[in-house]
Parts: sequence; structure tokens; C1' cells
RNA sequence: UUCGACAAAUGGCAAACUCAUCGCGAGGUGAGGACGCAAAGCCACGGAUCUCACCGAGAUCGCCGGGUUACCGAA
Repeated sequence: UUCGACAAAUGGCAAACUCAUCGCGAGGUGAGGACGCAAAGCCACGGAUCUCACCGAGAUCGCCGGGUUACCGAA
């Protein structure tokens, strides 16, 4: 640097749903809970979808692509 196929090890994250809370809303946050995830870490840069107090502003990175950082192992 590339790959993560069969794996192995330390582990990590946490869908739906429930409760509380914030927001007009999409949704967000905390706790519980696990559908899953080799970046399901981060960034709204491009596309896509969604929302609204709509021609503008916002939401989703666990929708896809891209950027960037990282554990272990193999080559």
C1' cells in the first nucleotide's frame, strides 16, 4: 500500500421497537433493546430520498459515491 476470502484475537458500533426529551416537521439526544455492520468512525463534497414556517432553509453518512482517520490479520 492492497485485500478482508476461510478465518483468529482484543474488542467496537447499534436497526426496528419502548420510555423520556428537543424540533413546525423530516428527524435528533439519553436510557433500554439487537436487525445487522470490516469502518454501521468522522465530513453534507456530489447524487438520491425526505421535511417545512418553501424558490429558500433544513434532515438522512446504517441510501449510493467520494474525502479523511483507525484496530487485527494475510499478501